[in-house]
Predicted 3D model of a 760-nucleotide part of an RNA (large-subunit ribosomal RNA, domain II) from a Candidatus Moraniibacteriota bacterium. The full RNA is in RNAcentral, with records from ENA.
Context: one part of a larger RNA
RNA sequence: GCCAGCGAGUUUGAUCUUUGCGGCAGCUUAAGGGGCGAUGCUCUGGAGGCGCAGUGAAAGCGAGGCUUAAUAGGCCGAUUUGUCGCAAGGACAAGACCCGAAGCCGGGUGAGCUACGCAUGAGCAGGGUGAAUCUCGGGUAAUACUGAGAGGAGGCCCGAACCCACGCGCUGUGCAACACGCGGGGAUGACUUGUGCGUAGGGGAGAAAUUCCAAUCGAACUCGGCAAUAGCUGGUUCUCUCCGAAAUAGCUUGAGGGCUAGCGUUUCGUUAAUUAGCUACGAGAGGUAGAGCUACUGAAUGAGAUUUCGCGGUUCGCCGUAGGAAUUUCAAUCAAACUCCGAAUGCUCGUAGUGGUAUCGAAGCAGUCAGAAAUCCGGGGCUAAGCUCGGAUCUCAAAAGGGGAACAGCCCAGAUCGUAAUCUAAGGUCCCCAAGUCCAUGCUCAGUGGUAAAGGAAGUGAAAUUUCUCAGACACCUAGGAGGUUGGCUUAGAAGCAGCCAUCCUUUAAAGAGUGCGUAAUAGCUCACUAGCUUAGAGAUUUCGCGCCGAAAAUGUAACGGGGCUUAAGCAUGGCACCGAAGAUACGAAAUCGUUUACGUCUUAUUUUAAAUAAGACGUAAGUAUUCAUUUUUUUAUAAAUGAAUAUGUUUUUUGUUUUGUGUAAAAUAAGACGUAAACGAUUGGUAGGAGAGCGUUCCUUGUGCACUGAAGUCGUAGGGGUGACCCGCGGUGGAGCGCAAGGAAGUGAGAAUGCUGGC
Numbered sequence: 001g002c003c004a005g006c007g008a009g010u011u012u013g014a015u016c017u018u019u020g021c022g023g024c025a026g027c028u029u030a031a032g033g034g035g036c037g038a039u040g041c042u043c044u045g046g047a048g049g050c051g052c053a054g055u056g057a058a059a060g061c062g063a064g065g066c067u068u069a070a071u072a073g074g075c076c077g078a079u080u081u082g083u084c085g086c087a088a089g090g091a092c093a094a095g096a097c098c099c100g101a102a103g104c105c106g107g108g109u110g111a112g113c114u115a116c117g118c119a120u121g122a123g124c125a126g127g128g129u130g131a132a133u134c135u136c137g138g139g140u141a142a143u144a145c146u147g148a149g150a151g152g153a154g155g156c157c158c159g160a161a162c163c164c165a166c167g168c169g170c171u172g173u174g175c176a177a178c179a180c181g182c183g184g185g186g187a188u189g190a191c192u193u194g195u196g197c198g199u200a201g202g203g204g205a206g207a208a209a210u211u212c213c214a215a216u217c218g219a220a221c222u223c224g225g226c227a228a229u230a231g232c233u234g235g236u237u238c239u240c241u242c243c244g245a246a247a248u249a250g251c252u253u254g255a256g257g258g259c260u261a262g263c264g265u266u267u268c269g270u271u272a273a274u275u276a277g278c279u280a281c282g283a284g285a286g287g288u289a290g291a292g293c294u295a296c297u298g299a300a301u302g303a304g305a306u307u308u309c310g311c312g313g314u315u316c317g318c319c320g321u322a323g324g325a326a327u328u329u330c331a332a333u334c335a336a337a338c339u340c341c342g343a344a345u346g347c348u349c350g351u352a353g354u355g356g357u358a359u360c361g362a363a364g365c366a367g368u369c370a371g372a373a374a375u376c377c378g379g380g381g382c383u384a385a386g387c388u389c390g391g392a393u394c395u396c397a398a399a400a401g402g403g404g405a406a407c408a409g410c411c412c413a414g415a416u417c418g419u420a421a422u423c424u425a426a427g428g429u430c431c432c433c434a435a436g437u438c439c440a441u442g443c444u445c446a447g448u449g450g451u452a453a454a455g456g457a458a459g460u461g462a463a464a465u466u467u468c469u470c471a472g473a474c475a476c477c478u479a480g481g482a483g484g485u486u487g488g489c490u491u492a493g494a495a496g497c498a499g500c501c502a503u504c505c506u507u508u509a510a511a512g513a514g515u516g517c518g519u520a521a522u523a524g525c526u527c528a529c530u531a532g533c534u535u536a537g538a539g540a541u542u543u544c545g546c547g548c549c550g551a552a553a554a555u556g557u558a559a560c561g562g563g564g565c566u567u568a569a570g571c572a573u574g575g576c577a578c579c580g581a582a583g584a585u586a587c588g589a590a591a592u593c594g595u596u597u598a599c600g601u602c603u604u605a606u607u608u609u610a611a612a613u614a615a616g617a618c619g620u621a622a623g624u625a626u627u628c629a630u631u632u633u634u635u636u637a638u639a640a641a642u643g644a645a646u647a648u649g650u651u652u653u654u655u656g657u658u659u660u661g662u663g664u665a666a667a668a669u670a671a672g673a674c675g676u677a678a679a680c681g682a683u684u685g686g687u688a689g690g691a692g693a694g695c696g697u698u699c700c701u702u703g704u705g706c707a708c709u710g711a712a713g714u715c716g717u718a719g720g721g722g723u724g725a726c727c728c729g730c731g732g733u734g735g736a737g738c739g740c741a742a743g744g745a746a747g748u749g750a751g752a753a754u755g756c757u758g759g760c
Stems, first nucleotide, its partner, number of pairs: 001760006011094003015091010026050003032044005054061002064076004097235002100232001104225006115199009124189001126158003129154001133150006162186003166183004201217001203213003210219001238694006248261005262368002264365006275358001277354008290341001291339002297335003301331009310321004371396002374393007401412003416589004421585003427579003430563003436576001438575006449565001455549002459546010477532004482506003487501003512527001516525002590684021612662008623648010695749001697746010713733005719728003
């Protein structure tokens, strides 16, 4: 890494709430007890619970109560619905969807590693140095001192064993979870080492480093509390259908969490309403855009005037003046916190139309509180940011398709499914690449198109204004371009031409006291200006279109997607075709919803009929009374039973008919609900999330089946069914169990969790 298996919203509750279904109408039992086929069923058990009345702190009062001196007012109630069970949604308490800490506490286990200590043993090749002390000699009054010898001290020296670990290399999926190589330090000592023993975690030990206490140390290891807690990260397993958000506000030791509201969904009110929304009209509130300011508050520029301050002068009257202050006139301006004014939209209300539940209310269940770009209006910033904060809209988020070369947020357009059908949108039509090398008129020569500014330029096209011009313009060419005069000043010089001042006159067709070059200064060249020559346009200014320069980056053209494109395949204007999407249309299919029709079921109402029941009326029978007969008991009487006849029928009972009431059943009609079918119409993108309907797995109950003529499982499948989860059939293998229907109960669905276990 792959495969297989396992792997996450569960269970409990004297708890609370909602919905559906069911029982009863007040509901209901709990423990306990009895019975039986006994983990259970059934009977009993009313203790208790909820409800039936509220209100007040309470005494209490009571359809009312409280507040208060009082009801004047106010608050809570009354004008109706519960309770028990089953199932489901949610809350709460529990480990509470699953996995995951670092840690905290308690009981134990550890000093066979290591630290220190105690006891008892052991080890240290060889070489060097030569302390004290002693002896002998010298020396002294005696010492001291001194020479030689002996001696053998030392956390002494060199250096193996032994101990250590300073440098470099090597190793660094190693030989090794710290080694190896070459060097290095100590090596008679605070040395090294064997054995035994001691010190224990809120602790010990420590020549002290948060160092060591078994490869673990700012508090060892192990078991337990323990499924600690985790506002955090990750993961959370079948299908289809309907609807479908939010990234905001307020509060929060709050900011990546929560609560309430907002926005979603489901059910009901409710096939109701003068609802929402939209359109038109009307009426309002307002001070934005714009505009304006001699209409305020302020800002601010130019030119004046007046007063005054300062300065100077002064004849003391005043005058002048860079400047300051105030007032004022004219002109041109500015403002989010200026307004004499003042829209468009939007907002509120009303009327009418449209609209058809989109609105509003109640209840159950949520999710959301990191948003993003774009366009417009604003604040912050640098009129910076793929910046940030408001408002409005829009798309993405949660939206696929077409375009934009590629490209969540841009343009077009909202995917139920199918079709080798048609029409279009944005955008395109030379080739890549579907469709015009289409039409008409211009522009561009820069590959502009296919990046960029201030600024620059006889690029080029169009438009306009204006000057000169056959009395000859503009340009070229020929000729002139003079005199006073070298103007004055300055200067070494200054002669048109360093500089300053002035800038006249004359001759002329014309000629500056000089436009530039030039000289030391002159000179020289030239221009303005004039004539001739030539011949028809020439010059200036402004606006607009398209181009040019300005224009430098790192692998390779590389700033049209590419090829390539020049009366375009570029740009502008106009036109006709065509292509182009999951858009629209056509045909077919499915689901949901609505309307209509038909059928079926149920409910309600009305009508009719029949049965039942109650009451009344009528009739009959039983009954009651009497008599007779029979049977039984008995000798008879008596008693009881049965049968027949007669009388009565007041009360009670039975039956029949009829009337009235009640209520039930059937039929018909009407309305409503539900279901099915058909027709027509509409709808069907979707994350979080809400709602609905299903598939499959294991087990249980009842019923019913299959199977050695082959169950389950497994491999395959080109057949059939279903929108799908899946189901059926067929073939191989396999060798003994397994389905289906209706219900029930869950250890019920795997691809992800650095998931767990096994295999490869």